[in-house]
Context: one part of a larger RNA
Molecule: small-subunit ribosomal RNA, central domain
Organism: Ziziphus jujuba var. spinosa
RNA sequence: UUAGGCAUAAAGCCUCUAUAAGUGGCUUUUUAAGUCUGCUGACAAAUCCAAGCCUCAACCUUGGAUAGGUGGUCGAAAAUACCAUGCUGGAGUACAGUAGGGGCAGAGGGAAUUUUUAAUGGAGCAGUUAAAUGCCUAGAGAUCGAAAAGAACACCAAUGGUGAAAGCACUCUGCUGAGCCAACACUGACACUGAGAGACGAAAGCUAGGGGAGCGAAUGGGAUUAGAUACCCCAGUUGUCCUAGCCGUAAAUGAUGAAUACUAGGCGCUGUGUAUAUUGGCCCGUGCAGUGUUGUAGCUAACACGUUAAGUAUCCCACCUAGGGAGUAUGUUCACAAGAAUGAAGCUU
Numbered sequence: 001u002u003a004g005g006c007a008u009a010a011a012g013c014c015u016c017u018a019u020a021a022g023u024g025g026c027u028u029u030u031u032a033a034g035u036c037u038g039c040u041g042a043c044a045a046a047u048c049c050a051a052g053c054c055u056c057a058a059c060c061u062u063g064g065a066u067a068g069g070u071g072g073u074c075g076a077a078a079a080u081a082c083c084a085u086g087c088u089g090g091a092g093u094a095c096a097g098u099a100g101g102g103g104c105a106g107a108g109g110g111a112a113u114u115u116u117u118a119a120u121g122g123a124g125c126a127g128u129u130a131a132a133u134g135c136c137u138a139g140a141g142a143u144c145g146a147a148a149a150g151a152a153c154a155c156c157a158a159u160g161g162u163g164a165a166a167g168c169a170c171u172c173u174g175c176u177g178a179g180c181c182a183a184c185a186c187u188g189a190c191a192c193u194g195a196g197a198g199a200c201g202a203a204a205g206c207u208a209g210g211g212g213a214g215c216g217a218a219u220g221g222g223a224u225u226a227g228a229u230a231c232c233c234c235a236g237u238u239g240u241c242c243u244a245g246c247c248g249u250a251a252a253u254g255a256u257g258a259a260u261a262c263u264a265g266g267c268g269c270u271g272u273g274u275a276u277a278u279u280g281g282c283c284c285g286u287g288c289a290g291u292g293u294u295g296u297a298g299c300u301a302a303c304a305c306g307u308u309a310a311g312u313a314u315c316c317c318a319c320c321u322a323g324g325g326a327g328u329a330u331g332u333u334c335a336c337a338a339g340a341a342u343g344a345a346g347c348u349u
C1' cells in the first nucleotide's frame, strides 16, 4: 500500500472554528479533460506455442501469439468535469414569538460553621469498637445577646433544562452568545468534512499579589498491630477561594468522530405550533425540535444496539495491525518548572 476494522477484543483526536484538499442538490446549453468505440505506430533478443533439422533430446532454424500499459488519429456525449443559464427542496438572511443553572460584570440575601466579646452557670467536654492524645476551675462544654470573617448556596430538584466540550443552580440588575418554533418575504448551492493551523479546555500543579471560616496532601501526636511510614482519633502547613498569567492533561466516557438520506410501533418528559373544544382551563388528536424507556425488522462473537443505530447507504477526517520491552530511550518542539507532544529498537514470549 491493499484488505479488514475502530461501544466492550488493538483502534474515534477532550471539544469546537477554519485553511489547503477531498466530496457535493434540481434544470437547460457548450466543450471534450478524464471516460468509451473504431483504425493505427512502436514495445531488442531470449522465454512461450507450432513446424523443421542434427538417428532422438538439449542446442539450432523458420514462423506465430497473448496480457498489459503507452503514442497518433476519426468519432460518441448518458454520467463526472468544464462554459454559461435558470430553480428552490440543502444552506443562510430579515421579520413575529418563545424556553433556559448558556457566558461576563455588578449589587443584595438568609441558614449554617468558626472565632471574638458580654451574660447565665459550675464540671466536665470531645472522641472511639474500646480508648488515648486534645480542650477545661486562669471557668471549658451548654444556653442566650452582639460583632467579625471566609466559603458554599438547603427545600424547589426531576428520568428535567442549557452549553461545542470542559461545565453551569440563592436572588436581582446590566451587557451578550447560541437554539427552537411559526410565517414563507429575500439570497440562490453560498454546502459537508477538514491534514497542517487557531481557540476553548475539570482537578491537581506553577508564578506574582491578596485572602484564609470549614475541609485538608505533607507533618506531629494518640491508638491498632508482630510491625503500621496505613485504615480510626486529636491537631495541622501547602492547597482549596479571588485577581493576572502559565500548564494542556483525565475512566476529558455514550469507552460509540462529523454530516446527510432511508427503514415498525408502544409508553413518557421538555420547548413550541396547530385542529377540536371552551368564558377560560382541563381532556382528546396532530406537526417540528430535543430528551428518556421498551421493542419489530435488521445487525452483533456475545452482551446488547435498535428513527438519538452498533440497521441500510454516501462522503470526509482521525486512528489500529500479537503480548511485553514502552508511552520507555533518543532527537526535536513547547513549558518557569512539574512535565506535555511526537516516538523507536535490541531483546523476550
Base pairs, nucleotide, nucleotide: 003321004320005319008302012317015199016198017197021193022192023191025087026086028084031081033080035076036075038073039072040071041070043068048064049063050062051061052060090190091187092186093185097180098179102176103175104174105173106172107171108170109153113149114148115147116146117145119143120142124135125134161168162167205246206245207244208243209242210241214240215239219235220234221233222232257316259314260313261312262311265294266293267292268291269290270289271288272287273286274285298305322349323348324347331342332341333340334339